[in-house]
RNA sequence: GGCGCAGGCCGCCUUAUCGCUGGUAUACGAAGUUCGCUUUGAUAUAUUGGAGGAAAGUCCGGACACCAGAGGGAAGCAUAGCGGCUAACGGCCGUCGCCCUGUAGUGCGAACUAAAGGGUAGGACAAGUGCAACAGAAAGGAUGUACAGGUAAUGCUGUAGUGAAAUCAGGUAAACUCUAUGCGGUGAAAUGCCACAUAUAUCCGGGCUUGAGAGUACCCGCUCGAUCCGGAAGGGUAGGCAGAUAGAGCAUUUUGGCAACAAAAUGUCCAGAUAAAUGAUAAGGACCCUCAGCUCGGCUGAAAGGUACAGAAUCCGGCUUACAGGCCUGCAUUUUUU
RNA sequence: GUCCCCAUCGUCUAGAGGCCUAGGACGGGAGUUUCUCAAUCUCCAGACACAAGUUCGAAUCUUGUUGGGGACA
Numbered sequence: 001g002g003c004g005c006a007g008g009c010c011g012c013c014u015u016a017u018c019g020c021u022g023g024u025a026u027a028c029g030a031a032g033u034u035c036g037c038u039u040u041g042a043u044a045u046a047u048u049g050g051a052g053g054a055a056a057g058u059c060c061g062g063a064c065a066c067c068a069g070a071g072g073g074a075a076g077c078a079u080a081g082c083g084g085c086u087a088a089c090g091g092c093c094g095u096c097g098c099c100c101u102g103u104a105g106u107g108c109g110a111a112c113u114a115a116a117g118g119g120u121a122g123g124a125c126a127a128g129u130g131c132a133a134c135a136g137a138a139a140g141g142a143u144g145u146a147c148a149g150g151u152a153a154u155g156c157u158g159u160a161g162u163g164a165a166a167u168c169a170g171g172u173a174a175a176c177u178c179u180a181u182g183c184g185g186u187g188a189a190a191u192g193c194c195a196c197a198u199a200u201a202u203c204c205g206g207g208c209u210u211g212a213g214a215g216u217a218c219c220c221g222c223u224c225g226a227u228c229c230g231g232a233a234g235g236g237u238a239g240g241c242a243g244a245u246a247g248a249g250c251a252u253u254u255u256g257g258c259a260a261c262a263a264a265a266u267g268u269c270c271a272g273a274u275a276a277a278u279g280a281u282a283a284g285g286a287c288c289c290u291c292a293g294c295u296c297g298g299c300u301g302a303a304a305g306g307u308a309c310a311g312a313a314u315c316c317g318g319c320u321u322a323c324a325g326g327c328c329u330g331c332a333u334u335u336u337u338u
Numbered sequence: 339g340u341c342c343c344c345a346u347c348g349u350c351u352a353g354a355g356g357c358c359u360a361g362g363a364c365g366g367g368a369g370u371u372u373c374u375c376a377a378u379c380u381c382c383a384g385a386c387a388c389a390a391g392u393u394c395g396a397a398u399c400u401u402g403u404u405g406g407g408g409a410c411a
Base pairs, nucleotide, nucleotide: 001334002333004331005330006329007328008327009326010325012285013284014283015282016281017280018279020050021049022048023047024046025045026044027043028041029040030039031038032037052309056320057319059318060317061316062315063314064187065186066185067184071220072219073218076183077182078181079180080179081095082094083093084092085091096122097120098119099118100117101116103114104113105112106111123178124177128176129175130172131171140168145160146159147158148157149156191242192241193240194239200233202232203231204230205229206228213224214223215222249268250267251266252265253264254263255262256261286307287306288305290302291301292300293299294298339410340409341408342407343406344405345404348364349363350362351361356394366382367381368380369379387403388402389401390400391399
C1' cells in the first nucleotide's frame, strides 16, 4: 500500500434571481374604544428563523391529559444468571456460565489447552400434568435383549447395542405450569374554551324504577339512568384559540467512574406548519465514476454522467429498518522495502 | 395521527412439533380416446414471504423484518 471484519463520526458547499412559511417592526385597511390605545388581515416593505441521522416502522419505555382521586376479585400480558446506569424500559454498560468460528500448541486419533472474535429469551422438571417420530428388548407403572460374572433367590453387577435421551433426583418449560417482579384503561381525533349550524321528521327491535343501558375489556361493588338505548336511513356542521415547542434542551471544559453514566462551571436559544412551508433555475466549486498521459504507492488533463436514503406534525429516551459517498480508530490477512 | 389482522403451488385451501419427500380441488403441460373437438382415463411440473433462534427434529413455537388488508373524529 491492497483487501476483509468490527466500532465511531460526517452526510455536499458558495453566489445570483424568483418563490414558500413562522416571529418582530413599520405602513395601510377593517373592527372596537375609557381616544391612551387594543384586536385583526388572502395587503406591502424591512429584518430575522426555517427538517433528520434516521424526521421512517410504530416495536418497547416515559412525560402530559382525561376516565369512581381509577375500590375488590379473578384472568391476562410482559420480564427472568449476577451487579450497575436511568424519569423509565424488553434499552445500555460491566461481569460469570454456555455455544460457535478460524488461529496456535499438544496428541496416532478422538479430543484437550491457550489467547482472540462473534452469539446467547441464561429462574424452576427435587410440586403436578403432558410429550418423545424412526431406531431399539424396553421411552417412564420396566412384562429387562445379548454376552460375562454373582446369589438361597431376584436386573443383583459389569460390558455391548439403538437413540437427542436408557433408572439416573433421566430429557423437555420459545409444552401446560410453578416461583419472583412489574403492569388500571384510553391516546393530542387525549383534553379545555369560543364561534357557527341545527331534526331525529321516518322505519325496526328493546326498555320505562320488578331498571334497557352508561360510567374505556371481564365479574362484583359503587355512581348515574327514561325528552332512554341499539340498528337502518337521513339532516346540519366539519372554523378558530389553547394544549404546541425553554426542554430528563444543546455546545464546550473540568471532575468522579473500567464503562453505561453522573456532577459542576461557562456559554447559548435552535422549525412550529394544519393538507401541511423549508423549494426551483443559472453559474462556479468539491467529491465519485470512466478514459488518456507522465518523472507511476502519486500527479496532471478531458468530455459525459452521478452526489444517496428520505420529509418534522404533542414532546422526549431507546430499538429496528433504509442509505450515494467520505473520514477516523482497532484487529486479522497479503504484498513490497528496510 | 392511533390501533387491529393476515401471509402455504398460477387461484382457492388442508395442516395444531415426527406418519410431510407438504395433501386436495380448479387451472397448466404430455399422452390416451375420437373422423375432429369437448368430456373421460393415465402421467408430469408447480408452494410453506424473508432472516435468526428454541428443539434430537419447525409450514407449525419465539423474536425481528418485509409485504398486504382493515377499523377509528